[in-house]
Molecule: c-di-GMP-I-GGC riboswitch aptamer
Organism: Desulfobulbaceae bacterium
RNA sequence: AUAGAUAAAGCCAAACCUGCUGAGAGGCAGGUACGGAAAGCCACGGGUCUUAAAAGAUAGCCGGGCUGCCAAAA
Numbered sequence: 001a002u003a004g005a006u007a008a009a010g011c012c013a014a015a016c017c018u019g020c021u022g023a024g025a026g027g028c029a030g031g032u033a034c035g036g037a038a039a040g041c042c043a044c045g046g047g048u049c050u051u052a053a054a055a056g057a058u059a060g061c062c063g064g065g066c067u068g069c070c071a072a073a074a
Base pairs, nucleotide, nucleotide: 004070011036012035016031017030018029019028020027021026034060040066041065042064044063045062046061047058048057049056050055
């Protein structure tokens, strides 16, 4: 450097329940633990969702950009 291990240390937290919030998709907080190696951040491209539209939501749908813990064998 690469790879992501029946390793180790720590990290995040789906569904569901409760509360708050939003017209809504959703968001936030607590409980919990389905999962995650970027499930950290950014709506840039595509997708999906809300909406009469304008405009939004989604980074735990995919791609892309930026940053980042550990790290054996080969």